A computed fold for a 270-nucleotide part of an RNA from Banduia mediterranea, annotated as large-subunit ribosomal RNA, domain VI. NCBI's taxonomy places the organism under Bacteria, Pseudomonadati, Pseudomonadota, Algiphilaceae, Banduia. The RNAcentral record of the full RNA draws on ENA.
Context: one part of a larger RNA
RNA sequence: CGUUCGAAACUUGAGAGGAGCUGUCCUUAGUACGAGAGGACCGGGAUGGACACACCUCUGGUGUUCCGGUUGUCACGCCAGUGGCAUUGCCGGGUAGCUAUGUGUGGACGGGAUAACCGCUGAAAGCAUCUAAGCGGGAAGCCCACCUCAAGAUUAGGUUUCGCUGGAUCUUCGAGAUCCCUAAAGAGCCCAGAAAGACUAUCUGGUUGAUAGGCACGGUGUGGAAGUGUGGCAACACAUGAAGCUAACGUGUACUAAUUGCUCGUGAGG
Repeated sequence: CGUUCGAAACUUGAGAGGAGCUGUCCUUAGUACGAGAGGACCGGGAUGGACACACCUCUGGUGUUCCGGUUGUCACGCCAGUGGCAUUGCCGGGUAGCUAUGUGUGGACGGGAUAACCGCUGAAAGCAUCUAAGCGGGAAGCCCACCUCAAGAUUAGGUUUCGCUGGAUCUUCGAGAUCCCUAAAGAGCCCAGAAAGACUAUCUGGUUGAUAGGCACGGUGUGGAAGUGUGGCAACACAUGAAGCUAACGUGUACUAAUUGCUCGUGAGG
């Protein structure tokens, strides 16, 4: 821009893409078959491999925004307690998020038309013949079925709901031109953001509000704070005390910030 008024939702599916794999064991059954050795079809069940998709409850990884330990040195006047630098100084753990080696799920079932092939009926050709007329069976393959995209499918589809019902002049009488009035539904600008993200877009919100921050409580992690007391010559230990601190998590709460506004979109439509 189009889809023949505009808008918001929900959809149909022409078409396109993805997937499609397979082992072993048990059973049927040591049965059918076979002199024996050996050893099934068909059917039922279980469990794997590789691959794919999703997810983070579990097991782990990461986690330079969390907690702790510790070395050297400098600073805060000193002690104590902290902070800076040294690869995050080094080390032990670890929330969210992201992840695989972790977890879940999948290939199916079923239908249709067929290939090779197997048949029925059956003439030409009194026989025979699956074929010439006619009718069946038959594959991991084909078309459906399963998952995803999809009306720019210009053949531009469908359904529901919402909105707009002015005037004058000129005129070549044209869905014409100019001026005045009017400005819907809805959308955007702008702002707070994240289940989204390079930007954009998408999505959640914008006071009729829990969108982010803060705060409160909780969760999680770390692992027993500082201060004080007691014991010890001291290093240190114990008590107060499951202590103190705690990122990205959950719930709540308008304290702070989403203010106020502006723009587009019109007037009933081949």